Predicted 3D model of a 1363-nucleotide RNA (small-subunit ribosomal RNA) from an uncultured bacterium. The RNAcentral record of the sequence draws on ENA. Rfam family: Bacterial small subunit ribosomal RNA.
[in-house]
RNA sequence: CGAUUAGAGUUUGAUCAUGGCUCAGAGCGAACGCUGGCGGCAGGCUUAACACAUGCAAGUCGAACGAUAAGCUAGACUUCGGUUUAGUGGACAGUGGCAGACGGGUGAGUAACGCGUGGGAAUCUACCUUUGAGUGGGGAAUAACAAUUAGAAAUGAUUGCUAAUACCGCAUACACCCUCCGGGGGAAAGGCUUCGGCCGCUCUUAGAUGAGCCCGCGUACGAUUAGUUUGUUGGUGAGGUAAAGGCUCACCAAGACUACGAUCGUUAGCUGGUUUGAGAGGAUGAUCAGCCACACUGGGACUGAGACACGGCCCAGACUCCUACGGGAGGCAGCAGUGGGGAAUAUUGGACAAUGGGCGAAAGCCUGAUCCAGCCAUGCCGCGUGAGUGAAGAAGGCCUUAGGGUUGUAAAACUCUUUCGACAGGGAAGAUAAUGACGGUACCUGUAUAAGAAGCUCCGGCUAACUCCGUGCCAGCAGCCGCGGUAAUACGGAGGGGGCAAGCGUUGCUCGGAAUUACUGGGCGUAAAGCGAGCGUAGGCGGUUAGUCAAGUUGGUGGUGAAAGCCCGGAGCUCAACUCCGGAACUGCCAUCAAAACUGACUUACUUGAGAUUGGUAGAGGAAAAUGGAAUUCCUAGUGUAGAGGUGAAAUUCGUAGAUAUUGGGAAGAACAUCGGUGGCGAAGGCGAUUUUCUGGGCCAUAUCUGACGCUGAGGUUCGAAAGCCAGGGGAGCGAAAGGGAUUAGAUACCCCUGUAGUCCUGGCCGUAAACGAUGAACACUAGGUGUCGGGGGAAUCGACCCCUUCGGUGUCGUAGCUAACGCGUUAAGUGUUCCGCCUGGGGAGUACGCACGCAAGUGUGAAACUCAAAGGAAUUGACGGGGGCCCGCACAAGCGGUGGAGUAUGUGGUUUAAUUCGAUGCAACGCGAAGAACCUUACCAGGGUUUGACAUCCUGCGAACCUCUUAGAAAUUUGAGGGUGCCUUCGGGAAUGCAGUGACAGGUGGUGCAUGGCUGUCGUCAGCUCGUGUCGUGAGAUGUUGGGUUAAGUCCCGCAACGAGCGCAACCCACGUUUUUAGUUGCCAGCAUUUAGUUGGGCACUCUAGAAAGACCGCCGGUGAUAAACCGGAGGAAGGUGUGGAUGACGUCAAGUCAUCAUGCCCCUUACACCCUGGGCUACACACGUACUACAAUGCUACGGACAAAGGGCAGCAAACUCGCGAGAGCUAGCAAAUCCCAUAAACCGUGGCUCAGUUUAGAUCGUAGGCUGCAACUCGCCGUACGUGAAGUAGGAAUCGCUAGUAAUCGCAGGUCAGCAUACUGCGGUGAAUACGUUCCCGGGCCUUGUACACACCGCCCGUA
Repeated sequence: CGAUUAGAGUUUGAUCAUGGCUCAGAGCGAACGCUGGCGGCAGGCUUAACACAUGCAAGUCGAACGAUAAGCUAGACUUCGGUUUAGUGGACAGUGGCAGACGGGUGAGUAACGCGUGGGAAUCUACCUUUGAGUGGGGAAUAACAAUUAGAAAUGAUUGCUAAUACCGCAUACACCCUCCGGGGGAAAGGCUUCGGCCGCUCUUAGAUGAGCCCGCGUACGAUUAGUUUGUUGGUGAGGUAAAGGCUCACCAAGACUACGAUCGUUAGCUGGUUUGAGAGGAUGAUCAGCCACACUGGGACUGAGACACGGCCCAGACUCCUACGGGAGGCAGCAGUGGGGAAUAUUGGACAAUGGGCGAAAGCCUGAUCCAGCCAUGCCGCGUGAGUGAAGAAGGCCUUAGGGUUGUAAAACUCUUUCGACAGGGAAGAUAAUGACGGUACCUGUAUAAGAAGCUCCGGCUAACUCCGUGCCAGCAGCCGCGGUAAUACGGAGGGGGCAAGCGUUGCUCGGAAUUACUGGGCGUAAAGCGAGCGUAGGCGGUUAGUCAAGUUGGUGGUGAAAGCCCGGAGCUCAACUCCGGAACUGCCAUCAAAACUGACUUACUUGAGAUUGGUAGAGGAAAAUGGAAUUCCUAGUGUAGAGGUGAAAUUCGUAGAUAUUGGGAAGAACAUCGGUGGCGAAGGCGAUUUUCUGGGCCAUAUCUGACGCUGAGGUUCGAAAGCCAGGGGAGCGAAAGGGAUUAGAUACCCCUGUAGUCCUGGCCGUAAACGAUGAACACUAGGUGUCGGGGGAAUCGACCCCUUCGGUGUCGUAGCUAACGCGUUAAGUGUUCCGCCUGGGGAGUACGCACGCAAGUGUGAAACUCAAAGGAAUUGACGGGGGCCCGCACAAGCGGUGGAGUAUGUGGUUUAAUUCGAUGCAACGCGAAGAACCUUACCAGGGUUUGACAUCCUGCGAACCUCUUAGAAAUUUGAGGGUGCCUUCGGGAAUGCAGUGACAGGUGGUGCAUGGCUGUCGUCAGCUCGUGUCGUGAGAUGUUGGGUUAAGUCCCGCAACGAGCGCAACCCACGUUUUUAGUUGCCAGCAUUUAGUUGGGCACUCUAGAAAGACCGCCGGUGAUAAACCGGAGGAAGGUGUGGAUGACGUCAAGUCAUCAUGCCCCUUACACCCUGGGCUACACACGUACUACAAUGCUACGGACAAAGGGCAGCAAACUCGCGAGAGCUAGCAAAUCCCAUAAACCGUGGCUCAGUUUAGAUCGUAGGCUGCAACUCGCCGUACGUGAAGUAGGAAUCGCUAGUAAUCGCAGGUCAGCAUACUGCGGUGAAUACGUUCCCGGGCCUUGUACACACCGCCCGUA
């Protein structure tokens, strides 16, 4: 310079914060699943440093040496086979030299000067370069070889011969080494030659290279490892080494290391780098490069310049192999390869052509180093699998609201191209003269054909991408949350879509996100987290002034920070990966020069921090001793008599042997009423009668002194409530344990009666508490108001108060600020500094093990496996509470009448049955659906039948339709016969209807009310439920809607950060109550006539009918209230405070009820789960429950006589009168489609008579006989208040429970709907007509406010323990 910081899901009904878990990214020497065209570049046993068959991986030099095989040349001999001599040649060996200490492999060991980095001094260094000097003259052996010999072999033994650049003396010594400075010591080798020389050898100088040694700093975890060490630490001397040194030894001393972590244990090769990250960091140490260590395991030395030596030696061990059993051989962590292990990792390849290494003078030889090839998608990079046109939007698939949509320009079809691959031809660079494994490779050219080349995963949210079918908490999925129990975008398949692509997913591991270990960059009142408190060691930090130094600090310069890698700029392979060149960087370390502000060190001074002296002062501060009164209990004596005591109520207990009560006297122990107080003191624990003695700390005031002496404080040490322990005392009251009595289902508890340890004292232990302000200590700064305690000053006063001010303590409210919020707020949880302690999800667990302490109890320290996706904090809205406040309701209370007992009716459960169809099930099912099951209804059962169907639409054929009779049959159904030929017509036919056929379809009271609509119940006719804007709060939310009054009411008024509005309340609607007016028929009749009769005339005043109006509004008066709203009382009024009664039911709750009213999705049945018929069943009956009716009688029953309604209904109807019947009813027939006629006598009531308290002249069940009515039909199974007869239970109802506040309850009858018939039910109507309400404590339900909550499926919740 450049580059650079992302979040999401999941705790809750919702919210904020805390906090963990999980995901999206990048990376890998990977593995697994599915799939797979090509090329380039790289990489490839992470596990058993497990064991290894076979081959190769280190040789070379004849120009150091002796001997010499084959072959060749020459000679000699020759039996012509050959033999031998000389030379040449060079194989296998040998002597000798150099190299086998490099190269290659591996990471076992090692926590170390091993590595990294930077320094250092007491060293060596073959080959190489360089300086100087020399290379004279001798000697003795030995392998090879030969002979003999041992042994299976490996390997030797003896004798003999021989050479050298092998070995040993002598001479010489510039330099070299030793030295007492006199001197002393130690070398050598030759070979080749073209005769020029070259290569060597010895000593030596300097260098280069390589190696050894020392030091500073850095380099893993564990303290549940705290002490370690005897050659240990140092010295002197000696030895040893290339070299310093306890490296080794002798002697001497007693040191050395360690909380800045020694020792011990566990793990690990280190680094450049790699990976991730914004960075700081974290993780890692494959490939490449540097260092180290190792070479079957352990030990040892030899040789050598160099090793304590991977392919050398010796010893021991394990293992393997050979063996003639005597003895031997071996070491792939070299390259290939094998077995084994493992999820897993390649060829027993080619070449020395290149680069490099060893030897050699050289030619050259050797080289699994290396260069190449082979295998593998293991990774990175590049390319391809075609391109253009192409709508009838083909076919097929999938979906569908059946119209269509989508796959989809996708395909087909037409036109074009040929990369890669295939085939053919040419053909490099890599080499500088020769030499090319790769390789006929790269590359170039040509030919043919769209031809040979696409998969994997995902599609609920996070997270891009949706539908159908199958399945039905099954099968399965799942990274987290979570899907699946019959409509699954989450399982499996399909279609479609998204993503990546020769790969794609999964698994594993690392970093990131994670500020979730926080240096950058977190916290500790309540979420995890302040040690119970003080003193104090080490350490950390530290007031003001001046000077010096320069350790920290800052700047300049120099050295180093290997190369590779990263970054930047270029270059070369067609691009890229890859490679090359240059730069930058390598944040570091070292040296040196300078600066002096700050920190530090030393020195000097100061007073404000700290301390001291003096004078006052408050106090339950501590220790010891002495003393005091009240109370309690006990003892004793008196008085006195039957109880006392205790409790919710009791009992155990005490008491006539005299208690309790009361009086006098005495004893004992413990605790100290009042004062007493968010008063005081203390570090905390804690401290309370009075006095005395001893003693600690604080505060205030005034002056003086010391001169930073301070703050904090790991370890350490001291104190430390209660309980507990040990020893000895003491023991009144209280009181664990224990006993008894109660309570209770039980009650090892709560309550009661006793009562032992203990509580008290002395001495010693224990060391913990919600030891709390859940808030460490110290210092400084930052608004105030108001109490209170202890001092001082001022003012004031006679004095005490009061007032002002100041220092110290202790409370409360509050600003800024902080906080997740609650809250804190000069006594901080604010703003800062310093130091210490502590935290890192919940459970497991403060547990286990170890250690320390303790007499014990136990305390301190303190894990892991495993398991969960949360656990926890604060606040919000609800719900709930055997929480509180206020208020209401026939909720209780006060009353009246019932139910529960009886009989019957009816419904339900249960049981039974072929079926007893189905539904409704706390309130809110049960005289409910059903406003009426003999058939029908009817859905159920048995039997008999039908199959395009009883019903709808379409098509074809025939026939009008239709009516009458008839056969078989239980009927459905079926047989036959007869009558009948219609309407329109363009003459083809059509409409309506019947029969037959075909297939689409019909049909289902089959399932799901937990898929739904609609309707309904309920809380509840309770007064509530919300919204807009504004304001407050981070937010959920709050405010409004709360508060003071008032109301039936969120009704109204006032107040108020709210102002308004909506759905509810009220009103508007209907009926009743009063009046006016209009109209009088079928209604009415005061007056006038008339009649048996409002019958008729007449009238419309009255009643009544039904239209329209009026009327009531706290409007008026008084009082109360706040001058309000309103309440109380009164007047007037038919009616008075909503006049009474209806209709009217907010947002919502109960997955409430209904698929059987209806409608409807999906599923299911289709000769049946559909349809028709007959008969049966829904009416059963040991039993239980609900709702009613009738009664149990005298306020009654019965007989006779008499009176007064309202509201309804009526033509397939209501039916008068008359006649018949005891009666139910029948017959006959007026009237009436209705204010006219009919149903239709209302009953209770009144009057008179009887009954006289009984199972009756009560009650009427049951049963018998005889009838009546409806209906096709009355057996299962109808009704009649029929008639006659029969005459059951029942004498007022246990526990419990229901309704009702006025024309109400109670009681009495009447009518209607349903309906052929059937009413004790239901819905209405009127008649007679009460009692009581003090009041809101309690039960139930509800409303508002408030409070607690671990509940939110909301207390029928949640949740703990035991089995």